[in-house]
Context: one part of a larger RNA
C1' cells in the first nucleotide's frame, strides 16, 4: 500500500421488504447443448452466451457436404513471347458450369483484347494468448491522479482525514498544505407554458357558398418551424456558523421539471484475425475460383426467451368514435367492377402537412352466449384456392371449408416494474422479389397499486480493525 474476513461502523440500489403482473406446468415460435448426419459452416458460454452475430438461410446468401469442372485463376498490377482477334449468335454433348465446331465482326495495331510462360493473385485456413479497431462489464458507480510543499531511512503518507450536506471527492466547515487535471455537474437534443416572426399543402371565429374547409375569403384559433422569454432555493417563514434542509406563495413547470445522447483511471490475459485492418505460420492443380443439388430446416431428449391460452373485468354479431410516429416511383396505390375470402381486374393520384399505406385495436352502444372441455382453446391433420418468385418436393406466406389436441391458472424454485411507470390495447419501420417477424427498434391509446422501513438476501461506496495473503 492492497486484497481478503460467516470483523466493526456509516451509506446507498426495484438489493430486501410492501405491492402489481409474470417465467417454471400446456401447444406453438425461435435460439443453445446433447444425438444424428456426406453435411447438419463457424462464432458467442455464470452475471456480461442463448429471438445472440442474423435489420429475413427455397437459388443466391453460404464460409459445411456430394458430384461435375478450371488451374496466372472470379479479381489486382507488371515483364517476355505469339495472333489479327473479344462480345454475341447458332449447332452438338452436358443438371449447371464448361467443352466442341461453325458463324460472326466492335475497338485497336509500341496498346486494348485473346493466348503462352512467369513474377504473382486467392484463403469465411490457425493463432483474439503476438496485435490495432470497435464493443461488453464493473456502473451513470464517484471515484483516478498530477505539480509544488510538508511528513517519513524507505515503500509510502498527506493533498483526497473530522464535522455536516448532496444524486455526486456536491458544497460548506476545519485543516501542513497550496493549487491543478480526468470524471460529477453544466453545455447539446427531445417533451411540458408563453411571446414574435411566417401561414401553404396545415387551420376556420365572424362573413359568404357547398354533400364536404368544397370555393370565396380570413391570420383570430389548432398546428407547423425558426428565433427568443421561462426556474435561480430568486421570494417568504423556520432550523443552522455554512453549505443546505423542512414547509409555503406566485407559476405551464419547484428544487436534478421529465426523458436522452453523454461512461474517467482502470479490471476482466473479457469478446471480435469470420465487418475490417495486421505480424506470425500455413495451403498453391488446393485449405484457392466456377457450377449443379442437398445441407444450415434432421430429432429420443435438455434448458433459455418468447407468442397463444386456459375463459363471463370473457367470447360472437352488429353499430358507432378518438391516435402518434413513420414509409412510397423496379414505389404508395384511392373511387368503381368482379370474387365469401387470399386477391384479380382498373387506372385517378402523388417524389408527397396536398395523393396513398390507412381499418388504428383495446374502449362506448345494443343483443345472444350462462360456466360447460363451453359459441373457451387452437395444435394437428384432410381438401380446394390465391399471392411472390426461373423455382415453393426438400423448405415460403396468406385465404376458405372441414377437424377440432393439450390446456381448468402451473412443484422447487425464479424476473421485471416506482408514474403516465407496471399492466394492457393496437400502429409504424429498417431488412425484404416473398417469408417462416410471436423477434427487434420505436410510436401513440387506455391507465393501477405499493414503499412501514433498512433486521435480513445481493451489489457497491467511505471509514477503521485483524491477518500464516501479494
Nucleotide at each position: 500500500u492492497g486484497a481478503c474476513g460467516g470483523g466493526g461502523a456509516c451509506u446507498c440500489g426495484c438489493a430486501c421488504a410492501a405491492g402489481c403482473a409474470g417465467u417454471g406446468g400446456a401447444g406453438c415460435a425461435u435460439g443453445u447443448g446433447g444425438u444424428u448426419u456426406a453435411a447438419u459452416c463457424c462464432g458467442a458460454u455464470a452475471c456480461a452466451a442463448c429471438g445472440c452475430g442474423u435489420a429475413g438461410a427455397a437459388c443466391c446468401u453460404u464460409a459445411c457436404c456430394a458430384a461435375g469442372g478450371c488451374u496466372u485463376g472470379a479479381c489486382a498490377u507488371g515483364u517476355u513471347g505469339g495472333g489479327c482477334a473479344a462480345a454475341g449468335c447458332u449447332a452438338g454433348g452436358g443438371a449447371a458450369a464448361c467443352c466442341u465446331a461453325g458463324u460472326g465482326g466492335a475497338g485497336g495495331u509500341u496498346a486494348u483484347c485473346c493466348u503462352a510462360a512467369c513474377a504473382c493473385a486467392g484463403g469465411u485456413g490457425c493463432u483474439g494468448c503476438a496485435u490495432g479497431g470497435c464493443c461488453g462489464u464493473c456502473g451513470u458507480c464517484a471515484g483516478u491522479u498530477c505539480g509544488u510543499g510538508c511528513c517519513g531511512u524507505g515503500a509510502g503518507g498527506u493533498g483526497u482525514a473530522u464535522g455536516g450536506u448532496u444524486a455526486a471527492g456536491u458544497c460548506c466547515u476545519a485543516u501542513a498544505a497550496c493549487g491543478a487535471a480526468c470524471g460529477c455537474a453544466a453545455c447539446c437534443c427531445u417533451u411540458g407554458g408563453g411571446c414574435u416572426u411566417a401561414g401553404u399543402u396545415a387551420c376556420c371565429a365572424g362573413c359568404a357558398u357547398u354533400c364536404a374547409g368544397u370555393u370565396g375569403g380570413g391570420g383570430a384559433c389548432u398546428c407547423u418551424a425558426a428565433g427568443c422569454c421561462g426556474a435561480c432555493u430568486g421570494c417568504c417563514u423556520g432550523a443552522g456558523u455554512a453549505a443546505u434542509c423542512a414547509g409555503g406563495a406566485g407559476g405551464a413547470a419547484g428544487g436534478a421539471a421529465a426523458g436522452g445522447a453523454u461512461g474517467a483511471c482502470g479490471c476482466c490475459u473479457g469478446g471480435u484475425c469470420g465487418u475490417c485492418a495486421u505480424g506470425g505460420c500455413c495451403c498453391u492443380u488446393a485449405u484457392g475460383c466456377c457450377u449443379u443439388g442437398g445441407g444450415c430446416g434432421a430429432c429420443a431428449c435438455u434448458c433459455g426467451u418468447g407468442c397463444u391460452a386456459c375463459a363471463a373485468u370473457g367470447g360472437c354479431u352488429a353499430a358507432u368514435a378518438c391516435a402518434a410516429a413513420g414509409g412510397g416511383a423496379c414505389g404508395c396505390c384511392a373511387a368503381c367492377c368482379c370474387g365469401c375470402g387470399a386477391g384479380g381486374g382498373g387506372g385517378a393520384g402523388c417524389a408527397a402537412a396536398u395523393c396513398u399505406c390507412a381499418a388504428a385495436a383495446a374502449a362506448u352502444u345494443a343483443g345472444c352466449c350462462u360456466c360447460a372441455g363451453u359459441u373457451c382453446g387452437g395444435a394437428u391433420u384432410g381438401g380446394a384456392g390465391g399471392c411472390u418468385g426461373c423455382a415453393a418436393c426438400u423448405c415460403g406466406c396468406c385465404u376458405c371449408c372441414a377437424u377440432g389436441a393439450a390446456g381448468u391458472u402451473g412443484g422447487a424454485a425464479u424476473u421485471g416494474c416506482u408514474a403516465g411507470u407496471a399492466a394492457u390495447c393496437g400502429c409504424a419501420a429498417a431488412u425484404c422479389a416473398g417469408c417462416c417477424a410471436u423477434g427487434u427498434u420505436g410510436c401513440g391509446g387506455u391507465g393501477a397499486a405499493u414503499a412501514c422501513g433498512u433486521u435480513c438476501u445481493c451489489g457497491a461506496g467511505u471509514c477503521u480493525u485483524g491477518u500464516a495473503c501479494a
Small-subunit ribosomal RNA, 3' major domain from a metagenome, 470 nucleotides, folded computationally.